This is a predicted structure of a 174-nucleotide RNA (Lysine riboswitch aptamer) from Lactobacillus crispatus.
Rfam family: Lysine riboswitch aptamer. About the family: Riboswitches are metabolite binding domains within certain messenger RNAs that serve as precision sensors for their corresponding targets. Allosteric rearrangement of mRNA structure is mediated by ligand binding, and this results in modulation of gene expression. This family includes riboswitches that sense lysine in a number of genes involved in lysine metabolism, including lysC.
Model confidence (mean pLDDT): 77 of 100.
RNA sequence: AUCAAUCGAAGAGGCGCAGCCGACAUAAGUAACAAUUCUGAGUUGGGCAAAACGAAGAUGAAUUGUAAAAGGGGAGGUUGCCGAAGCUGAGUCAUGCUAAAGGCUUGAGCUGGGGCGUAGUUGAAUAAACUGCGGACUGUCGCGAACAAAAUUCGCGGAGCGCUAUCGACCAUA
Numbered sequence: 001a002u003c004a005a006u007c008g009a010a011g012a013g014g015c016g017c018a019g020c021c022g023a024c025a026u027a028a029g030u031a032a033c034a035a036u037u038c039u040g041a042g043u044u045g046g047g048c049a050a051a052a053c054g055a056a057g058a059u060g061a062a063u064u065g066u067a068a069a070a071g072g073g074g075a076g077g078u079u080g081c082c083g084a085a086g087c088u089g090a091g092u093c094a095u096g097c098u099a100a101a102g103g104c105u106u107g108a109g110c111u112g113g114g115g116c117g118u119a120g121u122u123g124a125a126u127a128a129a130c131u132g133c134g135g136a137c138u139g140u141c142g143c144g145a146a147c148a149a150a151a152u153u154c155g156c157g158g159a160g161c162g163c164u165a166u167c168g169a170c171c172a173u174a
Base pairs, nucleotide, nucleotide: 001173002172006169007168008167009166010164011163014082016081017080018079019078020077021076024073032066033065034064035063036062037061038060042053043052044051046098047097048096085111086110087109089106090105091104092103093102112138113137116134117133118132119131120130121129122128140158141157142156143155144154145153146152
């Protein structure tokens, strides 16, 4: 100096990802509470059990008055980052048992990224999130073609356990 593979560092994709704060809107004139009237035996977070309340009126309905909040969204700010992160599975937590939901851990699995359309689930919601499907866009690598070559363009295909003519270590050669 060159250099396959391996390891490490540093980077790139862009409405890029996630956390925190957050004016504000929605939730909603809803829940709940109180009063009056009617009803008349059950009610108490999805189910069961226990316990409590209830003819001194449970529950339901109507009218009037007072009247929220959580979750989700959110202009903007800020922090950490580029499997960022999300989903799925398993385990565990809290309760009388169990279901659902939530938190934590885990890595065998899926997804390169954002957006649009559509279906389903959650949700008060037409907001939003997640998942499946669809066809374009974009980044990257491989193959092929055009081009003398490079760059560039087109076509096909793959996946982040990827990519980088960026750096270092190590191996080998001179």